[in-house]
Molecule: ZMP/ZTP riboswitch aptamer (pfl RNA motif)
Organism: Rhodanobacter sp. T12-5
RNA sequence: CGCCGUUCGCGCUACUGGCGCUUCGGGUGGAUCACCAUCGGGGAACGCGGACGUCAGCGAGCCGCGCGCCUGGGCACCCUCC
Numbered sequence: 001c002g003c004c005g006u007u008c009g010c011g012c013u014a015c016u017g018g019c020g021c022u023u024c025g026g027g028u029g030g031a032u033c034a035c036c037a038u039c040g041g042g043g044a045a046c047g048c049g050g051a052c053g054u055c056a057g058c059g060a061g062c063c064g065c066g067c068g069c070c071u072g073g074g075c076a077c078c079c080u081c082c
Stems, first nucleotide, its partner, number of pairs: 004053008015042002017070005026039005061075003
């Protein structure tokens, strides 16, 4: 110095549903009903920059509601095909 790790800032941004409980912890409108639009509140990953650190290796994956039961997605990683 680089890789890597931790952390901060900025940018960008998928996904943000239904029912019940409830201390009411989403609002409004609509529907072919676990979805759509909009507002509010969250938000991983990705990109850039800074600071600090690091003997090596392995493992528990991450994201939306106060909790529970569900539904459907996104991202990271691995494999195959085009």